[in-house]
RNA sequence: GGGGCAGUAGCUCAGUUGACUAGAGCGCACGAUUCGCAUUCGUGAGGUCGUGGGUUUGACUCCCAUCUGCUCCA
Numbered sequence: 001g002g003g004g005c006a007g008u009a010g011c012u013c014a015g016u017u018g019a020c021u022a023g024a025g026c027g028c029a030c031g032a033u034u035c036g037c038a039u040u041c042g043u044g045a046g047g048u049c050g051u052g053g054g055u056u057u058g059a060c061u062c063c064c065a066u067c068u069g070c071u072c073c074a
Base pairs, nucleotide, nucleotide: 001073002072003071004070005069006068007067010026011025012024013023019057028044029043030042031041032040050066051065052064053063054062
């Protein structure tokens, strides 16, 4: 220098045939349960989907550029 993969909640990830209002588990907060803790149950908060631009009536999803990490080739 070139190719490939990944980037989504605090963590691990799903979702990508373009439209349901962005989700799960763990974690966190509150409540119930308990003498208390844990477990269990319920409720809730938390995201500008790496960044910028483009296409489109409509983009996490398609296109372009760019950043970070891993990997292959030279």
Molecule: transfer RNA
Organism: uncultured Candidatus Saccharibacteria bacterium